About this RNA: Transfer RNA from Gekko kuhli, 72 nucleotides, folded computationally. The source organism's lineage runs through Eukaryota, Vertebrata, Tetrapoda, Gekkonidae and Gekko. Rfam family: tRNA. Rfam classes the family as a transfer RNA.
C1' cells in the first nucleotide's frame, strides 16, 4: 500500500426495513439469625461517525474512523 471480518447497555452476544432483546453484572424487595442460592421487580444502549435511498434505516448504498486478520 491492497483485500477481508467486526463495531448494538458495564461485559459477552442475538436481532431484523416499520416495536432494540438475552445472559452475566448493578440496584430494590421477599426468603435467611446472617451470607450465599432462589423468586419478583427496576435502571441502564436513539445500535462507531457522516451522507444518501426509502413513507419509514441499527438493518440497504457510499465515504470515513477504530480493532482484528491475510497478502505484499
Nucleotide at each position: 500500500g491492497g483485500g477481508g471480518c467486526u463495531g448494538u447497555g458495564g461485559c459477552u452476544c442475538a436481532g431484523u426495513g416499520u416495536c432494540a432483546g438475552a445472559g452475566c453484572a448493578u440496584c430494590u424487595g421477599c426468603u435467611u439469625u446472617g451470607c450465599a442460592u432462589g423468586c419478583a421487580g427496576a435502571a441502564g444502549a436513539c445500535c462507531c461517525u457522516g451522507c444518501g435511498u426509502u413513507c419509514a434505516a441499527u438493518c440497504c448504498c457510499c465515504a470515513g474512523c477504530a480493532u482484528c486478520u491475510c497478502c505484499a